The prediction has a mean pLDDT of 81. The RNA shown here (SAM riboswitch aptamer (S box leader)) has 118 nucleotides and comes from a soil metagenome. The model forms 90% of the base pairs in the Rfam consensus. RNAcentral holds the sequence, with entries from MGnify.

RNA sequence: CUUAUCAAGAAAGGCAGAGGGUAAUGGCCCGAUGAAGCCUUGACAACCUGCCAUGAUUUGUGUCUUCACAAAACAUGGAAAGGUGCCAAUUCCAUCCGCCGGCUGGCGGACAGAUAAG
Repeated sequence: CUUAUCAAGAAAGGCAGAGGGUAAUGGCCCGAUGAAGCCUUGACAACCUGCCAUGAUUUGUGUCUUCACAAAACAUGGAAAGGUGCCAAUUCCAUCCGCCGGCUGGCGGACAGAUAAG
C1' cells in the first nucleotide's frame, strides 16, 4: 500500500505500583477491593497453514461401457495441531459529511484505528 472483518465471544494467578480506555478535544467509564507493563496458566475466536467429511468439476490410471481408484484446485461443513489475534463497556460514545426527526436523538457513510492475509 491492497483486500477482508470489526454489535458476537472469552480470566485466573504471580511480579509491579498509578494510571488506563486511540494521538487530540469533549463526554462517559475502569482503577489502591490494584491501572499500564511483564510472566505463567487457561479460555475465546477461526484470518492463514496443515488436517477431516461431503459435493460437483478437471486430469490421470484401470475398465468394453456403467464404473472404480488416485491427484489437483474449488465450494460447504467440522475439529482446533501449528502461525497470529484476542479475553470491561459497539473500535466505550461523539468530533467530519449526508438523510430522518420540533428537540433530546436515530440511521448511513467518511476519516482515524485494530487484526489477519498478501